[in-house]
RNA sequence: UUUCAUCCAGAGAGGCUGAGGGAACGGCCCGAUGAAGCCUCGGCAACCGGCGGAGACCCGCUCGGUGCCAACUCCGUCCCUGAACAACGAGGGAAAGAUGAGA
Numbered sequence: 001u002u003u004c005a006u007c008c009a010g011a012g013a014g015g016c017u018g019a020g021g022g023a024a025c026g027g028c029c030c031g032a033u034g035a036a037g038c039c040u041c042g043g044c045a046a047c048c049g050g051c052g053g054a055g056a057c058c059c060g061c062u063c064g065g066u067g068c069c070a071a072c073u074c075c076g077u078c079c080c081u082g083a084a085c086a087a088c089g090a091g092g093g094a095a096a097g098a099u100g101a102g103a
Stems, first nucleotide, its partner, number of pairs: 001103007012041005020030003024077004042069003047065003050061004073096001078093004
């Protein structure tokens, strides 16, 4: 870079440190009652491997490899839909992003 799958569920304490963080933009939030980062321990989940069950779909364990632990991917952004315009709202689809597995 590309392909496929998933993204309304779930899961935080301590230490060091000290002002940012939530991808971008807009909004709205989180943050000195401690952001981000690093370390330790814990947890969630079940994508891949492993093991067990099953005719298959699949189910279980959670041992190994990742991942994750504010808010639906925090919401929106582009397109479509309701008799029409604007605003607001709703529904659907994309784009972008994240994670995993493969190339």